Predicted 3D model of an 89-nucleotide RNA (c-di-GMP-I riboswitch aptamer) from Acetothermia bacterium 64_32. The model forms 94% of the base pairs in the Rfam consensus. Its mean pLDDT, the model's own confidence on a scale to 100, is 83.

RNA sequence: CGGACGAAAGGGCAAACCCGGGGCGACCCGGGGGCGCAAAGCCAACGGGCCUCAAAAACCGAAAUACCUGAGGUGGCCGGGCUGCCGAA
Numbered sequence: 001c002g003g004a005c006g007a008a009a010g011g012g013c014a015a016a017c018c019c020g021g022g023g024c025g026a027c028c029c030g031g032g033g034g035c036g037c038a039a040a041g042c043c044a045a046c047g048g049g050c051c052u053c054a055a056a057a058a059c060c061g062a063a064a065u066a067c068c069u070g071a072g073g074u075g076g077c078c079g080g081g082c083u084g085c086c087g088a089a
Stems, first nucleotide, its partner, number of pairs: 005087002012037002017032006035076001041082003046079003049074006
C1' cells in the first nucleotide's frame, strides 16, 4: 500500500411514531424523533421478492382478482453492480 475483516476514535445515516406538504395508493419530501445500520451511500432501464393502483377477454375453478398483463413503490427484503471514511486483532 492492497485485500479480507470490524475493535477503537471522530463523525455519518435515521425505523416506529408525531407535525406540515405531495400522491388514488404503495409511498415520497421537510421538521421533530431514534429502532437500528460499517455501506442504512448510489443503481428499481441487472435479477428475484414484497407492496400499490389499473384494466379486462378467454380459460380453469366451489370460489378469487390470486396468477398473468400494464403502470408504479420499496436499495432499511435479498442477490448483483458502482463508489466510499477510519485502522486494532

The sequence was found by an Rfam model in a public genome assembly.